[in-house]
Molecule: Bacterial RNase P class A
Organism: marine sediment metagenome
RNA sequence: AGUAGACCAGGCAGUCGCUGUUCCAGCCUUCACGGGCUGGGAGAGAGGAAAGUCCGGGCUCCACAGGGCAGGAUACUCCGUAACGCGGAGUGGGGGCGACCCUAAGGAAAGUGCCACAGAAAAGACACAGCCUACCCGGAGAAGUUCGCUUCUCCGGCGGCAAAGGUGAAAAGGUGGGGUAAGAGCCCACCAGUACUCCCGGCGACGGGGGUAGCUUGGUAAACCCUAUCCGGAGCAAGAUCAAAUAGGAAAGCGCUUGAGGGCGGCCCGCCCGAUGCUUUCGGGUUGAUUGCUUGAGCCUGCCGGCAACGGCAGGCCUAGAUUGAUGACUGCCGCCUCUCACGAGGAACAGAACCCGGCUUACCGGUCUACU
Numbered sequence: 001a002g003u004a005g006a007c008c009a010g011g012c013a014g015u016c017g018c019u020g021u022u023c024c025a026g027c028c029u030u031c032a033c034g035g036g037c038u039g040g041g042a043g044a045g046a047g048g049a050a051a052g053u054c055c056g057g058g059c060u061c062c063a064c065a066g067g068g069c070a071g072g073a074u075a076c077u078c079c080g081u082a083a084c085g086c087g088g089a090g091u092g093g094g095g096g097c098g099a100c101c102c103u104a105a106g107g108a109a110a111g112u113g114c115c116a117c118a119g120a121a122a123a124g125a126c127a128c129a130g131c132c133u134a135c136c137c138g139g140a141g142a143a144g145u146u147c148g149c150u151u152c153u154c155c156g157g158c159g160g161c162a163a164a165g166g167u168g169a170a171a172a173g174g175u176g177g178g179g180u181a182a183g184a185g186c187c188c189a190c191c192a193g194u195a196c197u198c199c200c201g202g203c204g205a206c207g208g209g210g211g212u213a214g215c216u217u218g219g220u221a222a223a224c225c226c227u228a229u230c231c232g233g234a235g236c237a238a239g240a241u242c243a244a245a246u247a248g249g250a251a252a253g254c255g256c257u258u259g260a261g262g263g264c265g266g267c268c269c270g271c272c273c274g275a276u277g278c279u280u281u282c283g284g285g286u287u288g289a290u291u292g293c294u295u296g297a298g299c300c301u302g303c304c305g306g307c308a309a310c311g312g313c314a315g316g317c318c319u320a321g322a323u324u325g326a327u328g329a330c331u332g333c334c335g336c337c338u339c340u341c342a343c344g345a346g347g348a349a350c351a352g353a354a355c356c357c358g359g360c361u362u363a364c365c366g367g368u369c370u371a372c373u
Stems, first nucleotide, its partner, number of pairs: 001373008010334007018045002021042009047350001051361002054359005059235004066269004071231005076090005091105001092103004106226002111224002113220003128165001130161003136157009173191006192216002194213008239291004249282006261273004298317008336347004
């Protein structure tokens, strides 16, 4: 100068308050248990993210005949876990001198689509500028001639080519040689890749080595899609109990087995319920309390297993449960930071439980420690 990780989140004392718990006293109520009010004592009272509500699970209710479709999520391997899209250890790829960091990492030879600008051409392609005259056709000229034609040169057409040029992020393997009219994996050597195959190492992803085949097939799946795996919905305003209420009405529409409407949670089939019925509007009534609620995949310490995530065993601990929403305010001393010669003055982040856990992501003053380059 950096890299990775762990931890703290001002301390002590006093005064005045707030919300639960527990104990005591008095009063009220009850047959009793118990409950309420007042006063007093004891003890407890936000976080590393309580946040975003992005994943996963517990719990609760709905639904628990079935089939099909649609939809969503994930995507290298092994392991961990209640589970995950999370974590750990690895593999491949990329970056860094290094400690280390990043990685949305299945399939493009199933199909469809797209590939700006430039360029001839952006995918079983094409010929701009070019190369060629071996084959075929036409024309001109020269030479020869047995006058039928033949040979050569030039031009054009038909045609062959994709090597060199230029464009581009990307151009149909690269270099060299052979070959050819000119060329080309057309053929050969080496290199790169692909496919198949054998041996060795690894649980595996994969790594190392050998052989065969001219096989050379662009990119894009954070485009549709295909493949594999998983997935019911709504959420503590879930839900439960008690109390109160749903009284009595008005109007309109639909329907009564040829089925209005409802359920099977997005759709369809299919199934079930269904007539004193269903829907809408007007008007009227109720909307309070308890519970769920915090003992839990819990926390701390030690030992053991494991590289680790994590697991096992033993001992110890109880650590907020509010409901307009408590967890605060002030004072003194000490510690930290900034300014000042000094006296002294100023500052201290992000933020705040709401059913509970495991993660991820985001915000954050200042500080401590460990390992490494």